[in-house]
Molecule: transfer RNA
Organism: Candidatus Eiseniibacteriota bacterium
RNA sequence: GCGCCCGUAGCUCAGUUGGAUAGAGCGGCAGACUCCGGAUCUGCAGGCCGAAGGUUCGAGUCCUUUCGGGCGCGCCA
Numbered sequence: 001g002c003g004c005c006c007g008u009a010g011c012u013c014a015g016u017u018g019g020a021u022a023g024a025g026c027g028g029c030a031g032a033c034u035c036c037g038g039a040u041c042u043g044c045a046g047g048c049c050g051a052a053g054g055u056u057c058g059a060g061u062c063c064u065u066u067c068g069g070g071c072g073c074g075c076c077a
Stems, first nucleotide, its partner, number of pairs: 001073007010026004019057001028044005050066005
């Protein structure tokens, strides 16, 4: 340099053929319970879906560019 894959909550991941309010587990916070803690139970917060642009009535999902990571191939030395 070329090709392919990945990027969604603090972490690990879902998200159907594009369909209306984007979810789960763990973690965090608060409360209940407990002598206290842990465990358990209840509730809450946390996301402009890597970024920008485009298509569409409608985009996490499709297209383009770009950034980051991974893999393979190639080039130079």